[in-house]
RNA sequence: CAGGCUUAACACAUGCAAGUCGAGGGGCAGCAUGGUCUUAGCUUGCUAAGGCCGAUGGCGACCGGCGCACGGGUGAGUAACACGUAUCCAACCUGCCGUCUACUCUUGGACAGCCUUCUGAAAGGAAGAUUAAUACAAGAUGGCAUCAUGAGUCCGCAUGUUCACAUGAUUAAAGGUAUUCCGGUAGACGAUGGGGAUGCGUUCCAUUAGAUAGUAGGCGGGGUAACGGCCCACCUAGUCUUCGAUGGAUAGGGGUUCUGAGAGGAAGGUCCCCCACAUUGGAACUGAGACACGGUCCAAACUCCUACGGGAGGCAGCAGUGAGGAAUAUUGGUCAAUGGGCGAGAGCCUGAACCAGCCAAGUAGCGUGCAGGAAGACGGCCCUAUGGGUUGUAAACUGCUUUUGUAUGGGAAUAAAGUUGCGUACGUGUACGCAUUUGCAUGUACCAUACGAAUAAGGACCGGCUAAUUCCGUGCCAGCAGCCGCGGUAAUACGGAAGGUCCGGGCGUUAUCCGGAUUUAUUGGGUUUAAAGGGAGCGUAGGCCGUCUCAAAAGCGUGUUGUGAAAUGUCCCGGCUCAACCGGGGCCGUGCAGCGCGAACUGUGAGACUUGAGUGCGCGGAAGGUAUGCGGAAUUCGUGGUGUAGCGGUGAAAUGCUUAGAUAUCACGAAGAACUCCGAUUGCGAAGGCAGCAUGCCGCAGCACUACUGACGCUGAUGCUCGAAGGUGCGGGUAUCGAACAGGAUUAGAUACCCUGGUAGUCCGCACAGUAAACGAUGGAUGCCCGCUGUGAGCCGUUUUAGGUUUGCGGCCAAGCGAAAGCGUUAAGCAUCCCACCUGGGGAGUACGCCGGCAACGGUGAAACUCAAAGGAAUUGACGGGGGCCCGCACAAGCGGAGGAACAUGUGGUUUAAUUCGAUGAUACGCGAGGAACCUUACCCGGGCUUGAAUUGCAGGUGCAUGGACAAGAGAUUGUCCUUUCCUUCGGGACUCCUGUGAAGGUGCUGCAUGGUUGUCGUCAGCUCGUGCCGUGAGGUGUCGGCUUAAGUGCCAUAACGAGCGCAACCCCUCUCCGUAGUUGCCAUCGGUUCGGCCGGGCACUCUGCGGACACUGCCUCCGCAAGGAGUGAGGAAGGUGGGGAUGACGUCAAAUCAGCACGGCCCUUACGUCCGGGGCUACACACGUGUUACAAUGGGGCAUACAGAAAGCAGGGUGUACGCAAGUGCAUUCAAAUCAAGAAAGUGCCUCUCAGUUCGGACUGGGGUCUGCAACCCGACCCCACGAAGCUGGAUUCGCUAGUAAUCGCGCAUCAGCCAUGGCGCGGUGAAUACGUUCCCGGGCCUUGUACACACCGCCCGUCAAGCCAUGAAAGCCGGGGGCGCCUGAAGUCCGUGACCGCGAGGGUCGGCCUAGGGUGAAACCGGUGAUUGGGGCUAAGUCAUAACAA
Repeated sequence: CAGGCUUAACACAUGCAAGUCGAGGGGCAGCAUGGUCUUAGCUUGCUAAGGCCGAUGGCGACCGGCGCACGGGUGAGUAACACGUAUCCAACCUGCCGUCUACUCUUGGACAGCCUUCUGAAAGGAAGAUUAAUACAAGAUGGCAUCAUGAGUCCGCAUGUUCACAUGAUUAAAGGUAUUCCGGUAGACGAUGGGGAUGCGUUCCAUUAGAUAGUAGGCGGGGUAACGGCCCACCUAGUCUUCGAUGGAUAGGGGUUCUGAGAGGAAGGUCCCCCACAUUGGAACUGAGACACGGUCCAAACUCCUACGGGAGGCAGCAGUGAGGAAUAUUGGUCAAUGGGCGAGAGCCUGAACCAGCCAAGUAGCGUGCAGGAAGACGGCCCUAUGGGUUGUAAACUGCUUUUGUAUGGGAAUAAAGUUGCGUACGUGUACGCAUUUGCAUGUACCAUACGAAUAAGGACCGGCUAAUUCCGUGCCAGCAGCCGCGGUAAUACGGAAGGUCCGGGCGUUAUCCGGAUUUAUUGGGUUUAAAGGGAGCGUAGGCCGUCUCAAAAGCGUGUUGUGAAAUGUCCCGGCUCAACCGGGGCCGUGCAGCGCGAACUGUGAGACUUGAGUGCGCGGAAGGUAUGCGGAAUUCGUGGUGUAGCGGUGAAAUGCUUAGAUAUCACGAAGAACUCCGAUUGCGAAGGCAGCAUGCCGCAGCACUACUGACGCUGAUGCUCGAAGGUGCGGGUAUCGAACAGGAUUAGAUACCCUGGUAGUCCGCACAGUAAACGAUGGAUGCCCGCUGUGAGCCGUUUUAGGUUUGCGGCCAAGCGAAAGCGUUAAGCAUCCCACCUGGGGAGUACGCCGGCAACGGUGAAACUCAAAGGAAUUGACGGGGGCCCGCACAAGCGGAGGAACAUGUGGUUUAAUUCGAUGAUACGCGAGGAACCUUACCCGGGCUUGAAUUGCAGGUGCAUGGACAAGAGAUUGUCCUUUCCUUCGGGACUCCUGUGAAGGUGCUGCAUGGUUGUCGUCAGCUCGUGCCGUGAGGUGUCGGCUUAAGUGCCAUAACGAGCGCAACCCCUCUCCGUAGUUGCCAUCGGUUCGGCCGGGCACUCUGCGGACACUGCCUCCGCAAGGAGUGAGGAAGGUGGGGAUGACGUCAAAUCAGCACGGCCCUUACGUCCGGGGCUACACACGUGUUACAAUGGGGCAUACAGAAAGCAGGGUGUACGCAAGUGCAUUCAAAUCAAGAAAGUGCCUCUCAGUUCGGACUGGGGUCUGCAACCCGACCCCACGAAGCUGGAUUCGCUAGUAAUCGCGCAUCAGCCAUGGCGCGGUGAAUACGUUCCCGGGCCUUGUACACACCGCCCGUCAAGCCAUGAAAGCCGGGGGCGCCUGAAGUCCGUGACCGCGAGGGUCGGCCUAGGGUGAAACCGGUGAUUGGGGCUAAGUCAUAACAA
């Protein structure tokens, strides 16, 4: 500065909001003055009281005039000439105001009031007497007023009408003041205000399609200011409507406001204009104007008064109250200004208005200080890596300023003008001058001075969108959330804190509107697959439409005129200190209407044209339609013949048929249905659809030549017709096939798939039905735009081959289009015209209503509620009981095992005080553990300790501690005794112990917080990158294809060219050779010898160490383009990666491990830490895994005998010798190692056993010993003697292995006192069989395909039932609402009529009639609510049953 009941047009206490005029009137209740009278006081004229006088000022009530119809409020009704805009009234009115003309004469009787009387509770009413007027009435005069008639005249499209004339009829008036004005009557004009008519514009629903009897029109009346069915009598039967009537719902309209680039969309608060209303409904009166917010009458509801008889009232005026509500203010001041009413005027009235009060509800301005100030202070339940950082120049402190504030003082404008008085000028109401008076707000705005930073900051947010982050608490809890979403122990998302960000006298939330949203698309969208083309045609209305000429000018363009109120908007200027705000001026207001001009385009009228369209003539063409007739094959059935045991059917079977003769086969016959080959991305038809042959009838497109008509065309809402299969009705027919049904199978079930039968139906005629993935998922028509190729029907034409052209049916592509896939002259391209349809998914093509149908059902077609998606195309993966290619001891071919027995060992389970913990498909289970009697040890019981068993800093103290002995105790531990330090620069230090403190300790939890390490896919051949290219993009290409390889190994090809991690190679062992060096190794030659390479000697050989060489498809033949492959090839020790090892790409499994180690967080702290003794980890009904030994003769036992390699060794390995049956023991001796030590076994030779629970097998048990160790009871190994179990080759199933491999045989090592080792890791000896091949099982790689999967098939997902919640449909009924119709009744009131009464009369009164608010009643329709029960629908982590869809 502006704003302030958006809800109950709900109800209202109280006060105020409309009066004024005495200069219209009679008057005098009250007041004042005066006069007069009386009385009193005091005093001789004053005071006081009372009475009288309207005499004066004035004036309550009354008559009269004007006003009260303005101003103010509200938005209920109204979808309408209500509003807006434009035009018209020749169809109208207008008080007060302005201009002009004329006039204002003579009379009369009343009614209020006052007075008297009566009546009522009151409101009020009645009677009598008397009275005035600018009240009322009568008469006179009266025009250019009004009306009628007559004959002229102007204008108008017309009904009509102007002007002038003649005759006739009708109608006026008021005074007041006091000398000047104000009034009064009639008329004309103006202005203002109003009334009426018309064009255009103004919400939603068609699940509202027909509405209408005063209805539409006419003639004649009535009525009105005026036109008009406005009203009435009669006549006619019309009128409105798909360009949306009627009905229903909602709503005051406009200027404008918000938003938007605009077009639009939404709104109508304040201010202005219009309308409507005044408790609800009706009605008139008065008046210039009302059917009247603060008037009247009636009815209704409500409230109040009452003496119960009767009365009173209307805040949607201003305040205010209650109620309703999320929500909206003072029972304020003043008429000073502006404006209004009355008045001659002063003036009075004015909740209009101007002011003030309340409210952060809006807009604008100002402030809450400014400058300096780092020890970067203190304090932070702030952070931290403990160093620090941050809060933060912020504070303190120093200086400065004073808006605001407080105090004091001064102090406006708004007053223009008017009033009153005086004066001057003109000359009689005007101007000027002087004086006077009038201010609510207000002692306010403003100014000055003083004081002093003094008086003044909050709110939201901090995961992304969106500017701004950390800590603590909590632990899918509490909570947050606009959308996505956050929270299940490290939350930037919850709550708190600190810090930060954004605004700031505000900040957030909620609601609503526009925008973004081109997401209703006029500007400016779409319809193959995302939602969306009607199943097809004919055709009505409508829309659109070829060439030329002329006319006129409706649309159109241009110019001009009027209007589009003001305010608002915008530009300029100006006024409040600025701004908001306000004032002045300009522009805008895209509109409507009038008048000119133009003629390209559209439309209209007239005339012409031929290319669109159509017709004719000619030619060939086709499964086009329809009716009738004919044909053969097949099928089934019947009859007869032949013939015999099965047939049939299936994955396999069975039901079924068959000795009463089937099936099979031959002949004949019957019936019905369908038409093999030809046959073809061939043809025809509008679509559905159409196929044996012939004929009749009907229809069609194409081509060629040109003759005719002359735009006759295209599309097509409503409408009509056609319309597969299935279905329905009636009547036929019925061979096949075959829903339903029956039986047999399959299956967990099988109301299915398969089989055997089989009824409707399938066929025909007539009638209905009217839908399909009725699809090209692509409406119809016309024109234009590169090509190649096949084919049907024609024509021209060549050498009857080529070529050209028209029209169909197909394929591939340029441009272009498209989200892409794709389309591409048959468009989904470029354009035009018309129709239909779409607007997120579900609910739902459902409900209700209506229409159609015999029914089935069809057409039209919602909402509540619910979700944040549903969907399309393409991409990369993954998957498939999809496809192709390939590999692997994957299968197959073999060898040997496991699964059966006994034992060992691990696991599960059970048990227990404890049986510590972990590992659990492949990828846990002889695994962590490469050594559980104590220890280990983490578990249990018991006994102890608490700065602690171990580590360490600081401070203080001590000089010991350790060790030894004894005693108590289960031991830890405790007590006693003995013994006892080192270095030194002599200050002390080192070390031990004690005390205090800081700290420890934890095999406690989390492997889903982690590091590191490991397993697996898999030693599979893959996984990627740079640049380029392709794609809108995800992404692709490269990396695909052909050949090849063990290999993404390589070659060729290639919009790719290169590169990286993997493969291969480089490394180690082994196989051959060479060089070099020979001790601990070796010994060919020479010598010696104790006969042992033992010694001399030697280094040739073996061997060892080191260093090299060799192998590369290099050579040959064949195949191949090459890469490469093949060969009983050559050579070579080795031949096609020679064999083995190490080496493990990008990644997957939240795989394993917090108990190996490390580590974040959490938890325990006289215990979840630590020490000790004992026990347990070794339990035992059972189940599983991995092994050992066996079941024997390819064997067992005995004796003899031959040949390795690797590895380790001093608390050790041993050897020799003696003893012992042996395990082992004593003594001597050797080796810290190519030096010492070591019997290899299977094998071979001989003997024995002779097929049996054995001379197999060795478990179990008894006895006796040895060794280790502090200690072998729980719980060790070994030796000897004795005992001598199961087991006679192992079900389903399953494991390993492709060559020095499997199988088999022994040897060694680690751990370790010893050992439960049959385990693990190594070493050598002997030493096979088989692989046709890739169909199948498992796993893997590449390419391709489908997908509704992406947590990726261990995926996704459907339906019933059961439970809870929600909205909704139906429903016997019940309740309510707004209208319409019929009948009855009917107030007030206008109008009409009216013999008796009143009045001289005019007239009044009375009564009646019409209409009607309201009331009553009846039958029907519509809408809403509710309703036992019932129907489906939606939603809801872990319910039941099955597995329908997505891969075939």
Predicted 3D model of a 1448-nucleotide RNA (small-subunit ribosomal RNA) from an uncultured organism.
Rfam family: Bacterial small subunit ribosomal RNA.